The RNA shown here (transfer RNA) has 74 nucleotides and comes from Aureoumbra lagunensis. It is recorded under the gene name trnM.
RNA sequence: UGUGAAAUAGAGCAAUUUGGCAGCUUAUUAGGCUCAUGACCUAAAGGUUAAAGGUUCAAAUCCUUUUUUCGCAA
Numbered sequence: 001u002g003u004g005a006a007a008u009a010g011a012g013c014a015a016u017u018u019g020g021c022a023g024c025u026u027a028u029u030a031g032g033c034u035c036a037u038g039a040c041c042u043a044a045a046g047g048u049u050a051a052a053g054g055u056u057c058a059a060a061u062c063c064u065u066u067u068u069u070c071g072c073a074a
Base pairs, nucleotide, nucleotide: 001073002072003071004070005069006068007067010026011025012024013023020057028044029043030042031041032040050066051065052064053063054062
């Protein structure tokens, strides 16, 4: 430099055959259980979906540009 892929909660990942309420595991906090701790059960908090713009009644999803990361080629 060319080419392909990726960016979503503290961490790791979904979100489906082409748009329609943003979820799971773990961690954190609170409560329950226990003599107590762990395990287990219940609940809560935590997200401008990398950034900006566009299309649409409606965008994590489609289009354009930019940033960052990884693979391949040189």
The coordinates come from a structure-prediction model, not an experiment, and the mean pLDDT is 81. Its Rfam family is "tRNA". The family's RNA type in Rfam is transfer RNA.